[in-house]
């Protein structure tokens, strides 16, 4: 620097389903919860893809892939 996550220590996020609010809406926060996660960190302005709304435009999702981006422990 790269490469792996079987097992351990410390922690770490939070999906559905209810509440509260926000938004025409995808869908956002916030709280309960806690399905799952080794990047479930961040990037929607690299890129495909999905979805909402109106008509070619403007939005949402990175817990879909993705990415000349950062990181913790362990192992090799």
């Nucleotide at each position: 620097c790269u490469c792996u996550g079987a097992a351990a220590a410390a922690g770490g996020c939070a999906a559905a389903a209810c509440c509260c609010g926000g938004g025409c809406a995808a869908c956002c926060g916030g709280g309960u919860g806690g399905c799952g996660c080794a990047a479930a960190g961040c990037u929607a302005a690299a890129g495909g893809g999905u979805c909402c709304c109106a008509u070619u435009g403007g939005g949402a999702c990175a817990g879909c892939c993705a990415g000349u981006c950062u990181g913790c422990c362990a192992g090799a």